[in-house]
Model confidence (mean pLDDT): 78 of 100. This is a predicted structure of a 111-nucleotide RNA (Glycine riboswitch aptamer) from Variovorax sp. Its Rfam family is "Glycine riboswitch aptamer". Rfam's curators write: This family represents the bacterial glycine riboswitch.
């Protein structure tokens, strides 16, 4: 120093999947709330594939060992709109919504 990335406001778009069943709320109810069955994945959370690293066994290469390469298992590390579905959510509106897009600020972090 500068703002691509990442962070922090603002704005724009933005999906899926129950008008289900039993009690309670005086009655209704597509309402609320509690349990149940059942379905969603895109708040959040949790899982792992390569790869890269170690570690044992065996191979090669060497006269031999050590590096070195390999092959087989175990271990670490590991994204994701993928899997789970804990949490959350299932008419329409709302509202929440990963991600994506625009404008702004910040200057820790990385460079």
């Nucleotide at each position: 120093g500068a703002a691509a990335c990442g962070c922090c406001g603002u704005c724009u778009g933005g999906a899926g999947a129950g008008c289900c069943g039993u009690c309670a709320c005086g009655c209704c109810a597509u309402g609320u709330g509690a349990c149940g069955c059942a379905c969603c994945g895109a708040a959040g959370g949790a899982g792992c594939a390569a790869c890269u690293g170690c570690c044992g066994c065996g191979g090669g290469c060497c006269u031999g060992a050590a590096a070195c390469c390999u092959g087989c298992g175990g271990c670490a590390c590991g994204a994701a709109u993928c899997u789970c579905u804990c949490a959350g959510g299932u008419a329409c509106c709302a509202a929440g919504g990963a991600c994506a897009g625009g404008g702004g600020g910040a200057g820790c972090g990385g460079c």